[in-house]
c-di-GMP-I-GGC riboswitch aptamer from a Desulfobacterales bacterium, 87 nucleotides, folded computationally. The sequence was found by an Rfam model in a public genome assembly. Model confidence (mean pLDDT): 83 of 100.
């Protein structure tokens, strides 16, 4: 350095479900384990998803824009680092 095997040491942990948190995406413990070779870590691009604003002559509201969240087990990108094989 480059690759990841039905292997290894050890790790993580989907749906479900149960406690608590949030108006909500969603999130934190337990119980489970579909899966993961970055399924550590970080929202930088992009998807998507959710509160709230705003649209109208007029009641109303949809994309659509704005704001402010969410998500790293959507894909990209950054940055660490386990084994094992090779060289």
């Nucleotide at each position: 350095a480059u690759a990841g095997a039905u292997a290894a040491a050890g790790c993580c942990a989907a749906a479900u479900u149960c406690c608590g948190a949030g108006c909500g995406a969603u999130c934190g413990g337990g119980a489970g384990a579909c899966g993961g070779a970055a399924a550590g870590c970080c929202a930088c691009g992009g998807a998507u998803c959710u509160c709230g604003g705003u649209u109208u002559a007029a009641c109303a509201a949809a994309c659509g824009c704005c704001c402010a969240g969410a998500c790293a087990g959507c894909c990209g990108g950054g940055u660490u680092g386990c084994c094992u094989a090779u060289a």